This is a predicted structure of a 111-nucleotide RNA (FMN riboswitch aptamer (RFN element)) from uncultured Faecalibacterium sp. Its mean pLDDT, the model's own confidence on a scale to 100, is 83. Its Rfam family is "FMN riboswitch aptamer (RFN element)". Rfam's curators write: The RFN element is a highly conserved domain that is found frequently in the 5'-untranslated regions of prokaryotic mRNAs that encode for flavin mononucleotide (FMN) biosynthesis and transport proteins.
[in-house]
RNA sequence: AUCUUCGGGGCAGGGUGAGAUUCCCUAUUGGCGGUAUAGUCCGCGAGCGCAGCAAUGCGCAGGAUCCGGUGCAACUCCGGGACCAACCGUAUAGUCGGGAUGGAAGAAGAU
Numbered sequence: 001a002u003c004u005u006c007g008g009g010g011c012a013g014g015g016u017g018a019g020a021u022u023c024c025c026u027a028u029u030g031g032c033g034g035u036a037u038a039g040u041c042c043g044c045g046a047g048c049g050c051a052g053c054a055a056u057g058c059g060c061a062g063g064a065u066c067c068g069g070u071g072c073a074a075c076u077c078c079g080g081g082a083c084c085a086a087c088c089g090u091a092u093a094g095u096c097g098g099g100a101u102g103g104a105a106g107a108a109g110a111u
Stems, first nucleotide, its partner, number of pairs: 001111006013025003027095002029085002031044004039083002047060005065081005087098003
């Protein structure tokens, strides 16, 4: 450099209601790279808009962590408590349905 493969998880139980896996109680999930092992640190990806035949470029939007302990070193480990989760649809959705049998950050392998 080219090609191939891989590359996101999660509403069980109860309440109210005409109707909710959307509200309330409770349950439950955690992409990729970096760094002392990270959903909450730093960086990236998934969305949208504009331009372009396209490749791609430019722009916009999008969340959250504290206390104690160990240690040379941890907002990453251990103990405890808390918090967050795009867009469209629908009784208000991280968990249902949809764009998506898609795409990406990237990972592995072959030449």